[in-house]
RNA sequence: GCGGGAGUAGCUCAGUUGGCAGAGCACAUGGUUGUGGCCCAUGUGGCCGAGGGUUCAAGUCCCUUCUCUCGCCCCA
Numbered sequence: 001g002c003g004g005g006a007g008u009a010g011c012u013c014a015g016u017u018g019g020c021a022g023a024g025c026a027c028a029u030g031g032u033u034g035u036g037g038c039c040c041a042u043g044u045g046g047c048c049g050a051g052g053g054u055u056c057a058a059g060u061c062c063c064u065u066c067u068c069u070c071g072c073c074c075c076a
Base pairs, nucleotide, nucleotide: 001072002071003070004069005068006067007066010025011024012023013022019056027043028042029041030040031039049065050064051063052062053061
């Protein structure tokens, strides 16, 4: 350089035909317990890598771009 895959909550990941962004773990508070852990209840937390476009409406479609990753090619 060429081609493919990935980027969504602190972490690991879902998200259907474009129609109000979710789960588990973690965290906070409370309950339980002699204390901690386990368990139970409630809650906090992201605007979806960035920018632009289409649309009444975009995580989802289109364009540009950044990062990670796999393969191939070139140089040494």
Notes:
Predicted 3D model of a 76-nucleotide RNA (transfer RNA) from a Desulfovibrionaceae bacterium. The sequence was found in a public genome assembly.